[in-house]
RNA sequence: CGAUAACGACAGGGGUGCCUGCGGACGCAGCGCAGGCUGAGAUUACACCCUUUGAACCUGAUCCGGCUCGCACCGGCGAAGGGAGUCCCGUAUGACCUGCC
Numbered sequence: 001c002g003a004u005a006a007c008g009a010c011a012g013g014g015g016u017g018c019c020u021g022c023g024g025a026c027g028c029a030g031c032g033c034a035g036g037c038u039g040a041g042a043u044u045a046c047a048c049c050c051u052u053u054g055a056a057c058c059u060g061a062u063c064c065g066g067c068u069c070g071c072a073c074c075g076g077c078g079a080a081g082g083g084a085g086u087c088c089c090g091u092a093u094g095a096c097c098u099g100c101c
Stems, first nucleotide, its partner, number of pairs: 003093001008087003011051004016045001017037007057082003063076004
């Protein structure tokens, strides 16, 4: 010179699907319980994830391609449009420049 934390504190944002069986239902749907799939999270958990360096999450979307019993399960869409922060701290620490030994 200029870049920049982590941890922590307080605060905020977010999602919670799909399938099978049983019950109930003399039909369908909604509902409850149990199990299974993927995942950080699918029992709304003082859990998990994310907070502008923002793909946590929402819109597009009753979207498109693939896989699957099925599903944002995988990929596209996506250099798209939105989306919630302060302190510790421009501190520690790295790079670069200069001076001295």
Overview
Predicted 3D model of a 101-nucleotide RNA (TPP riboswitch aptamer (THI element)) from a Gemmatimonadota bacterium. Its mean pLDDT, the model's own confidence on a scale to 100, is 78. The organism belongs to Gemmatimonadota, within Bacteria.